[in-house]
RNA sequence: CCAGAGGGCCGGGCGGCCGCCGGUUGGAGCAAUGCCUUCGGGCAACGCACCAGCGGGAGGAAAGUCCGGGCUCCGCUCAACCACGGUGCCGGGUAACACCCGGCGGACCCGGCAACGGGUUCAGGGACAGUGCCACAGAGAGCAGACCGCCUAUGGCUGUCGUCCGCUUGCGGAUACGCAGCCAGGCAAGGGUGAAAGGGUGCGGUAAGAGCGCACCGCGCGACCGGCAACGGAAGCGGCAUGGCAAACCCCACCGGGAGCAAGACCGAAUAGGGACGGCGCGCCCUUGUGAUGAGCAAGGGCAGGGCAUGGUUGAUGCCCCGACCGUCCGGGUUGGUUGCUUGAGCGUGUCGGCAACGGCACGCCUAGAGGAAUGGUCGCCCAGUUCCCGCAAGGGGAUGGACAGAACCCGGCUUACAGGCCCUCUGGCAUU
Numbered sequence: 001c002c003a004g005a006g007g008g009c010c011g012g013g014c015g016g017c018c019g020c021c022g023g024u025u026g027g028a029g030c031a032a033u034g035c036c037u038u039c040g041g042g043c044a045a046c047g048c049a050c051c052a053g054c055g056g057g058a059g060g061a062a063a064g065u066c067c068g069g070g071c072u073c074c075g076c077u078c079a080a081c082c083a084c085g086g087u088g089c090c091g092g093g094u095a096a097c098a099c100c101c102g103g104c105g106g107a108c109c110c111g112g113c114a115a116c117g118g119g120u121u122c123a124g125g126g127a128c129a130g131u132g133c134c135a136c137a138g139a140g141a142g143c144a145g146a147c148c149g150c151c152u153a154u155g156g157c158u159g160u161c162g163u164c165c166g167c168u169u170g171c172g173g174a175u176a177c178g179c180a181g182c183c184a185g186g187c188a189a190g191g192g193u194g195a196a197a198g199g200g201u202g203c204g205g206u207a208a209g210a211g212c213g214c215a216c217c218g219c220g221c222g223a224c225c226g227g228c229a230a231c232g233g234a235a236g237c238g239g240c241a242u243g244g245c246a247a248a249c250c251c252c253a254c255c256g257g258g259a260g261c262a263a264g265a266c267c268g269a270a271u272a273g274g275g276a277c278g279g280c281g282c283g284c285c286c287u288u289g290u291g292a293u294g295a296g297c298a299a300g301g302g303c304a305g306g307g308c309a310u311g312g313u314u315g316a317u318g319c320c321c322c323g324a325c326c327g328u329c330c331g332g333g334u335u336g337g338u339u340g341c342u343u344g345a346g347c348g349u350g351u352c353g354g355c356a357a358c359g360g361c362a363c364g365c366c367u368a369g370a371g372g373a374a375u376g377g378u379c380g381c382c383c384a385g386u387u388c389c390c391g392c393a394a395g396g397g398g399a400u401g402g403a404c405a406g407a408a409c410c411c412g413g414c415u416u417a418c419a420g421g422c423c424c425u426c427u428g429g430c431a432u433u
Base pairs, nucleotide, nucleotide: 001429002428003427004426005425006424007423008422009421010420012382013381014380015379016378017377018376020057021056023054024053025052026051027050029048030047033044034043035042036041059404063415064414066413067412068411069410070409071260072259073258074257078315079314080313081312082311084256085255086254087253088252089103090102091101092100093099104124105122106121107120108119109118110117111116125251126250130249131248132245133244134243147191148190149187150186151185155183156182157181158180159179161178162175163174164173165172166171167170199217200216201215202214203213204212219238220237221236224233225232226231264339265338266337267336274330275329276328277327278326279325280323283303284302285301286300287299288298289297290296305321306320307319308318309317346365347364348363349362350361351360352359353358383402385400386399387398388397389396390395
């Protein structure tokens, strides 16, 4: 210097004029309401609006709404189980997480003879709990299998091809010694089919083969050693073999109550504590009153029963009931104001601990809070980039021009979008020293 990979930062700057939102200081007005009063007034002031000064005002993703929380309510309050959902190697961080950090293992890529190093990626527990699937092709795809083939150590048959004999010289006979074919038998090494075929290479052995035997690799079990652990190394032993898919249902371990700022709280105002249909439930005892000392009725209390309580069931607890409620339909009122609403699991600097994520300590800072939704418009200069001209160069001049995109209760992540520019680390190559 070139190429690739990973990570981080910025993403226009300055000034003038006019304008918007909120904070604070000061000034000058209106004023609900409250207190005091000698009833004349005085004091305070929610709130409304004006002037001046000071300082503040969209993001790294504000997007997606995919995770985790804070906070609020159900609820004055909890337990167990189930359903459903989520996570899935180990250790650590954190308020927590499917996030982050550091490791382990698998797959792939690059460099290297190799050892090894670097990078990318993993939906990384279980296939011996069970069920299910593996189309087509193929002999055979979970407990198998013989299409083409190989063999005849064994058995049987045929041929006259070969060979031998006889002679009538082209006929006859013999022959499992050779060869060929068929049947029975043996084989799964070679070939074929397929995404995948029941370990791989080599040697021996066999009639031909086969882990049949052996060596190495591979697979399973592994004393012992290292490590918190995942895991790594590994003496030795073994049968030479128990395929794949769980991003199939499922099993195992761990975690999770629900709803959500349109949550909620307060003030004000208004209406109809509305109506219809259906469902479910309606017992006993005591006291008092009325009545006649009875029956009946009313009130109160107790037991029992029933209903509700933000997934379901059960239990506890609380509240309620002769209608608490459940289901469907019809109908009415409020669409006002204040608050929640910004000081935070906050940010910056330094230092200590830690490989790191991150944490401790000290000092400093306050950086939007709108409410149909503010942070804008305009002018000038400068600047990053691109391009043209002049110039040996430095440089000068002109044109163009700045991406993705806007808070809405807040925070920690993940994912997606992004013109242009800068920085760091690693790998490879080239050149120089």

Bacterial RNase P class A from a Sphingomonadaceae bacterium, 433 nucleotides, folded computationally. Rfam family: Bacterial RNase P class A. By type it is a ribozyme. Gene Ontology terms of the family: tRNA processing, ribonuclease P activity and dimeric ribonuclease P complex. Its mean pLDDT, the model's own confidence on a scale to 100, is 75.